Model confidence (mean pLDDT): 89 of 100. This is a predicted structure of a 349-nucleotide part of an RNA (small-subunit ribosomal RNA, central domain) from a wastewater metagenome.
[in-house]
Context: one part of a larger RNA
């Protein structure tokens, strides 16, 4: 408890693709299920309304009338629905053009790191507030050359791009997804949502099999301290990289679900179109898609939001309903685990 609500107060699913189901452009035309409107039947009596009689009134008692729904009948045609019909402003398609860290796969680069072997050189490096532990005369740090190996891609670089989300940054090739502008000679509502389902999903995990340069939980050592199971330092295993395979979570956040339509402006920037500028460049105006920053109105408890709206509206999902117990427990369903997913009560304020 059908209300009001979901930025931040309890509430938007992590994210897409869809079933089913709900909802649905414009004109014209038939039907008449929904819808509406006349009669009609049903609606036990008593009672509740209305009208009207009887006991002096009244309480009470009698008569008559209404009724929501269901059935039936006549109509009616504006809306919803259905049928067949047209149409192009919504969707998709086609030609043309265009930007991008969008995604998979192979190659290729160079700096740094670490380790190798060699040369030069000698007594110290390192670290920190300040030291130790660590390394070092079996020659170290340093520098110089060669060579290995992993792994991440400085500058460019940006309030920039792409991507549905999760993400995506070093060049180059190949394959391949989205998106944008123009043009109107196609198709003709094909559409929007999406309960279940199905996929994709950061880091950390997990399994098998490689890899290990760096950095590093665990754990060691040194320090600090009243103690230090930290913070600081030396070491360092798992990880961190990679193929396949599993897991499915997060402040997965714009803490703002998709979708259309509308409603003063100002200003930055990306990427396209048009005019102009000189047919090509700066500019400059118009224009469309996107990312930012200000604010009219207006919304808001207030920070704020304000055409990228949390403004007026539709439509369709998903959630929320005092704290605490508790994202617990108990069953289910799911994992190899480790957990995820539904997801309570009793009792207390």
């Nucleotide at each position: 408890u059908u209300g009001g609500g979901u930025u931040u107060a309890a509430a938007g699913g992590g994210u897409g693709c869809g079933u089913a189901g709900g909802c649905g452009g414009c004109g014209a035309u038939g039907c008449a299920a929904g819808u509406c409107a006349g009669c009609g039947g049903u609606a036990a009596a008593a009672g509740c309304c209305c009208g009207g009689g009887g006991c002096u009134c009244a309480a009470c008692c009698c008569c008559g009338g209404c009724g929501a729904g269901c059935c039936g009948u006549u109509g009616a045609a504006a809306c919803u629905g259905c049928a067949g019909u047209g149409c192009u402003a919504g969707a998709g398609a086609a030609g043309g053009c265009g930007a991008g860290a969008g995604g998979u796969a192979c190659g290729c680069g160079g700096a740094a790191u670490g380790c190798g072997c060699a040369g030069u050189g000698u007594a110290g490096c390192g670290g920190u507030g300040a030291a130790a532990u660590g390394c070092u005369u079996a020659g170290a740090u340093a520098u110089u050359g060669c060579g290995c190996a992993g792994a991440a891609c400085u500058c460019c670089g940006a309030u920039u791009g792409c991507g549905a989300a999760g993400g995506c940054a070093g060049c180059g090739u190949a394959c391949u997804g989205g998106c944008g502008c123009c043009u109107g000679a196609c198709u003709g509502a094909c559409g929007c949502u999406g309960a279940g389902g199905c996929a994709c999903g950061a880091a950390a995990g997990c399994g098998u099999g490689g890899g290990g340069a760096u950095c590093g939980a665990a754990c060691a050592g040194g320090a600090u301290u009243a103690g230090a199971g930290a913070c600081c330092c030396u070491g360092g295993u798992a990880g961190u990289c990679c193929a396949c395979g599993c897991a499915g979570u997060a402040a997965a956040c714009g803490a703002u679900g998709a979708a259309u339509g509308c409603c003063g402006g100002c200003u930055g920037u990306u990427c396209g179109g048009g005019a102009u500028g000189a047919u090509u460049g700066a500019g400059u105006c118009c224009u469309g898609a996107g990312c930012g920053g200000c604010g009219a109105a207006g919304c808001g408890a207030a920070a704020g939001c304000g055409a990228u709206a949390a403004g007026c509206a539709u439509u369709c999902c998903a959630c929320c309903u005092g704290g605490g117990g508790a994202g617990u427990a108990c069953g289910c369903c799911g994992g190899c685990a480790a957990c995820g997913g539904u997801g309570a009560a009793a009792c207390u304020c």